[in-house]
RNA sequence: GCCGGUUUAGCUCAGUUGGUAGAGCACCUGAUUUGUAAUCAGGGGGUCGGGAGUUCGAGUCUCUUAACCGGCACCA
Repeated sequence: GCCGGUUUAGCUCAGUUGGUAGAGCACCUGAUUUGUAAUCAGGGGGUCGGGAGUUCGAGUCUCUUAACCGGCACCA
C1' cells in the first nucleotide's frame, strides 16, 4: 500500500424487511438476613467510533474518515 472484518450502556454482546435502541453482568435504592454474600423488587445509565448523503423516517442503505484485528504485497 491492497483486501476483508470489528466499532451499540461501565464490561461482554444482541438488534429481524429501514419504523419507539435492548439483554446479561456491573452500579444505585429498597425488602429479606444478627451481619456479609446470595435471593427478590425497583431505578439510573446511550451524540449506536467521527463527518456527510439518500429517505417522511437510518444502529440498519451509500460516501468519507479514525482506531483495532486478520490476510496479502513491498522494503533499493
Annotation:
Predicted 3D model of a 76-nucleotide RNA (transfer RNA) from an Alphaproteobacteria bacterium. Its Rfam family is "tRNA". By type it is a transfer RNA. Its family is annotated with triplet codon-amino acid adaptor activity in the Gene Ontology. The coordinates come from a structure-prediction model, not an experiment, and the mean pLDDT is 81. The organism belongs to Alphaproteobacteria, within Bacteria.